[in-house]
Context: one part of a larger RNA
């Protein structure tokens, strides 16, 4: 150095299994429920199949017949119109009895008795006699008719897994007959409730993983690099209106503060003076303006007008802004003019469906009409604010698919804020003396053992705590070893400074790593090594699928809360490493 054989598993991010954690999918399924929206089911009412009769009561409609007191007034005047006469022996008045009403003052009606007379225009009254005739209104009473609603009742519809003939040798079915129920049940069509029973489906993005929190539209300012514009869960603040005067115009005014002076009167209330270029006011944040006034009054007024609109900002598009300048018709103002809201910048919703008013359009043969158009104008915190729909929560550890290291958890890997280790400066402690030990308040490092940040390989899988079993490496040394300093007297100690050869227990408790405890020891070292080491082992923990117990959920379930129970494959081809033979 070549080539075997026999072992071992560190490593080929070994092999198996398009990762089951995790995230995305306008992806599936299955579950829940007071998510939605259906449907079954159960049920309300109406109509039909569905008929007689008594009774009770309501509603309209015709007949008769009563009814109707503010006040003044012989008094219980309903309106109107017409009216000088009307009723009376087919019995007036008055008197008894009995009813209806009733604001008790009376009205009416029946019987009886009685026997010729009762009223009407007078006098009050807006209105004149229920004298007497018609038409009505208020409410009642009787009858009739229609239309209902409830009672009981019949019996022919319908119903009858009562009995009995028959078909017939038949616990089905049809006939028939008695007996029950009986216009009810039931169906049948349309209504309205109720309905996880069932079913379709929804259940939103951002997002230093996702979830919890917060956000989503519009103005202001900074970020933002002196043109626009510019991102972040980057720093700060508004807005979802207000105002018929806070609008237009014509005239007119000048503020805040200070010093003085001044009754009550003060730090400041309202009066005088003077100084005051803008620090006051602006309807609201904030920026930008504003004193020629956009700030503050007066006076008149509605330009907070209609048809339009050259030509710019601005901008993917939709949106959005700004605007002389014509016409019509006005308002202020001698007039030049000036007005198409407000100092500007937020005060906001697109399309479709519908309503409203108007309208020289249209009008399904024609003529209307319906409907539609078009112009005005309404109705969405459609706020997830360019708005999927009119109409919508949640489990899932039973779970499945498709995908991502675009994205979490293990382990690397940058960082090194945390953490550990050391220096630096020396206030103090140390009786005295900073520095023999400590070492405040700062400062500068180093490490890469914690906790973290980042999201870079890996999600077509890099198996994750501890225990074993075998280890190897640093040295910021736990024992030995050599030495400086000491606040070292000796024995002990302290602290620093060489030094990594070797060495550095055992048991109890817990799944523990740690701790704690006993008891020994020279010592019981601190870290690296995918927190070494499951293709070497173990499977007590964490982390499936059963179950349970507190606690939260209405519920399905859920819980770095607990409990008991739960499949750890791999015959070694290559590197590595032992042992062994040949050449």
């Nucleotide at each position: 150095c070549c080539c075997g054989c026999c072992g071992c598993a560190a490593g080929a991010c070994g092999g198996a299994a398009a990762g089951a954690c995790c995230c995305c999918g306008u992806g599936a399924a299955c579950c829940u429920u007071u998510a939605c929206u259906a449907c079954a089911c159960c049920u309300u009412c109406a109509c039909a199949c569905u008929g007689g009769a008594c009774u009770u009561u309501g509603a309209a409609a015709c007949u008769g017949u009563c009814u109707g007191u503010g006040u003044a007034g012989g008094a219980u005047a309903g309106g109107u119109g017409g009216g000088a006469g009307g009723c009376u022996g087919u019995g007036a008045a008055g008197c008894g009895c009995g009813g209806a009403c009733g604001c008790c003052a009376g009205u009416c009606c029946g019987c009886g008795u009685g026997g010729a007379g009762c009223c009407g225009u007078c006098c009050u009254u807006g209105a004149a006699a229920u004298a007497c005739c018609a038409c009505c209104c208020u409410g009642g009473c009787a009858g009739u008719u229609u239309c209902g609603a409830g009672g009981u009742u019949c019996u022919a519809a319908c119903c009858u897994g009562g009995g009995c003939c028959c078909g017939u040798g038949a616990u089905c079915c049809g006939g028939g007959u008695c007996g029950g129920g009986g216009a009810c049940a039931g169906u049948g069509u349309g209504u309205g409730g109720c309905g996880g029973g069932u079913a379709g489906u929804u259940u939103g993005a951002c997002u230093g993983g996702g979830g919890c929190g917060g956000u989503c539209u519009c103005c202001u300012c900074c970020c933002a690099a002196a043109g626009c514009g510019u991102a972040a869960c980057g720093g700060a603040g508004g807005a979802g209106c207000g105002c018929g005067a806070a609008g237009g115009u014509a005239c007119c005014c000048u503020c805040a503060g200070c010093a003085c002076g001044g009754u009550c009167g003060g730090a400041a209330a309202u009066c005088g003076u003077g100084c005051g270029u803008c620090g006051a006011g602006u309807g609201u944040a904030a920026u930008g303006g504003c004193a020629u006034a956009a700030g503050g009054g007066u006076g008149c007024c509605u330009g907070a007008c209609u048809g339009c609109g050259a030509g710019a900002c601005a901008g993917a598009c939709a949106a959005g802004u700004c605007g002389a300048g014509c016409a019509g018709g006005g308002g202020c103002g001698a007039a030049a003019g000036c007005c198409g809201g407000u100092c500007a910048u937020a005060g906001u919703g697109a399309u479709c469906c519908g309503g409203u008013g108007g309208u020289u359009c249209u009008g399904u043969a024609u003529g209307g009409a319906a409907g539609g158009g078009c112009c005005a104008u309404c109705g969405c915190u459609c706020a997830a604010c360019g708005g999927a729909u009119a109409a919508a929560a949640g489990g899932u550890a039973c779970u499945c698919c498709g995908g991502g290291g675009a994205u979490a958890a293990c382990a690397g890997g940058c960082u090194g804020a945390u953490a550990c280790c050391g220096c630096c400066c020396a206030a103090g402690a140390g009786u005295u003396c900073a520095u023999a030990u400590c070492g405040a308040c700062g400062g500068c490092g180093g490490u890469g053992u914690u906790u973290g940040g980042c999201a870079c390989c890996u999600c077509g899988a890099u198996g994750u705590c501890g225990g074993c079993u075998c280890a190897u490496c640093a040295c910021a040394u736990c024992c030995u070893g050599g030495g400086g300093c000491u606040g070292u007297a000796g024995c002990c100690g302290g602290u620093c400074c060489c030094a990594a050869g070797g060495g550095u227990a055992u048991g109890g408790c817990u799944g523990u790593u740690c701790g704690c405890c006993a008891u020994u020891u020279a010592a019981a070292g601190u870290g690296g090594u995918a927190c070494g080491c499951g293709a070497g082992c173990u499977g007590g923990g964490u982390u499936c699928a059963g179950a349970a117990c507190g606690u939260c959920g209405u519920g399905a379930g859920a819980c770095a809360g607990u409990u008991c129970g739960g499949u750890c494959c791999c015959u070694a081809u290559c590197u590595g490493c032992g042992g062994u033979g040949g050449g």